[in-house]
Context: one part of a larger RNA
Formats: sequence, C1' cells, structure tokens
RNA sequence: AGGAGGCUAGGGAAAUCGACAAAUUAGAGCCGUAACUUUGGGAUAAGGCUUGCUUGCGAACUUCUACACGCAGCUUCGGCAGUGUGUGGGGGCUCACAAGUCGCAGUAACUAAGGGGGGACGACUGUUUAAUAAAAACAUAGGUCUCUGAUAGAGCGAAAGCUUGUUUACAGAGGCUGAAACCUGGCCAGUGGCAGUUUGAUAAAUCCGGGAUACAACCCGAGUAAGUCCUGCUAAACGCCGGGAGUAACUAUAACUCUCUUAAGGUAGCCAAAUGCCUUGUCUGGUAAGUUCAGACGUGCAUGAAUGGUCCAACGUUCUCCCUAUUGUCCCAGCCUUCUGACGA
Repeated sequence: AGGAGGCUAGGGAAAUCGACAAAUUAGAGCCGUAACUUUGGGAUAAGGCUUGCUUGCGAACUUCUACACGCAGCUUCGGCAGUGUGUGGGGGCUCACAAGUCGCAGUAACUAAGGGGGGACGACUGUUUAAUAAAAACAUAGGUCUCUGAUAGAGCGAAAGCUUGUUUACAGAGGCUGAAACCUGGCCAGUGGCAGUUUGAUAAAUCCGGGAUACAACCCGAGUAAGUCCUGCUAAACGCCGGGAGUAACUAUAACUCUCUUAAGGUAGCCAAAUGCCUUGUCUGGUAAGUUCAGACGUGCAUGAAUGGUCCAACGUUCUCCCUAUUGUCCCAGCCUUCUGACGA
C1' cells in the first nucleotide's frame, strides 16, 4: 500500500449518473389486511402480538393391554386366530391454557422476504448474443389473410427419389399481428395480386401462299400463344391519408361560407410520449430549491388504428420518479482480525 472480513459516537443518501455496495427484514403460531381486478387474484399485502425452561390441568392423535358388545372365519366342538366400537390401565407424540422461573436478548447460533406508492414497455411462464448486451428484442396462446381436393400446396435434389406425411381442409404450408376488453375509419390514382377480354398494338421458327433456284439454300407475304394494352375486383396486399381566404352585437375564436386541388385528404382514439425540432413548451402537483417525475393542454417539426389504436388485473434479476425503514455511500474518518506485497531491522 492492497485483498477479504468485523465494529463505529452524532447525523442519516448530504455521497453518487443512479441507495451501486452494505445494512435493514426474515422461521413458525395467532390477529389483521387497502386501492384495483379478467372475481382467480392483489396477499406472506400493509401492520401488530407471541416464541425458552419448570410445574399443573385439559384435549386430540397413536400404540400395547384387560373387559364388554358387534361382524365374520376355521374347528377334532375342547377351543383358536381376525376385525370394528366403547370403557379402564400403561407408554409415545402434539396442542391449548394457567402459574412460576432465568437472562440485555428464548426462530438467542445456523437457517431465514425490507416494505409501500405513481408511470413506461412487454399480457403472462418461457427463449436469446457459449467468452462485454437477458431486454422494451424473439417466442407464445389468440386474431387475420393467402395457397392447397392429393399425381395437391410448400420444400430439397442433376436425376432417381425424398420431406411435410403413420398427414387429408376441425388438415398442411406461407405472410402479418401478438392474451383478454373496446375497436380496427377513408383511399384501388401508383406498385403488386386475382379475374376477364368478340373488335387494339406487337411477334420468331415450323406450316401455308408467292418468288428465286436444273433441285435447294435464300427472299417476300399471310397467320399465331403467353405477356402487354384494355375492362373490373382487391388495402389484417406494398402503401397513402392537403392548401388559401373571409365570417358571430367588446376582443378573441370560427359552428358557417368561398376557392384551388386530390385516388382519398387522418376518422375513433392518444400525446412535448421509448414518437415534439423549437423546448428546461405552458399550467397544476410534489421540493426551501425539480432539464428528471406525475396530471392536464394540443395547428401533433414528423401521433394514429393487425407497419395495429386505446385501455388493462396479474407478472418482470426490465426502465423511470417518490416515500418509509435502514445503514461508513457520505460528513470524516478511526480501530480490530487475517492474507499478500514493498522497505527497514
């Protein structure tokens, strides 16, 4: 000087990005237990009291034994063994109550949750970057769309063949979303998908017609599929969801009107949000003081409905704010034990 431990007066998070670490709590019995809620939970909620030993009394359970009664078996009719209930006696174990007793302290050591409140995200249990990430990421049950009637659909392979599949639509494959609850608005113009199409355009070779050639090669013409064009449908397909003026008997604002324009002009909801640049927005609350937090407001740079929207009990080694208890995190350091190293003797 460092590592691992133990204790610390007074204060008690003032430390710090952040109560990280440490401390607190702890078992069991009895009492008691809120909001909210999917009525299951929340809940060991929270918060209290008790706990050793001795004696006494009582009770439950259990075992042995004696007797009585019931059931029922064997029998050489003399008896023998079984089982249940009740009573008496002996033992074991546990509980309740009372009195006494010792200590600072009785789950005396070990063992053994700190708690509460608000919010975000994800419903949950689960899974994940073996060796820097455990999460709000993945999965999930549930929802929905598409393909598929089997020599199917989807996948692997050069093929033979194989998988799904010991399968058969209440099945299998693929995509998106992600419990439940309340819902899921408008747009098919673009891109995609599906269906249709008597008259569009385009189009090669073979064949056909003509030319050319002694025969051909070759040249010209006519004619043709899918696709495309065209006509429809389709958004829980990819996606998208405006601007400028004026107007009410104070002012302000604009239910209302006009106008440009689009495929349609963002509906219900929700918000300075994990999404708001300006921004530490404004107001309210909490603090003496709050860029964080909670509740509101909303012309929202750039919210918004299965790229799901909102809400939500339970759950979470998740993130964030507050309170209580507790503490060497700190004020501000000190002492002790042990180990290691350096220097000195």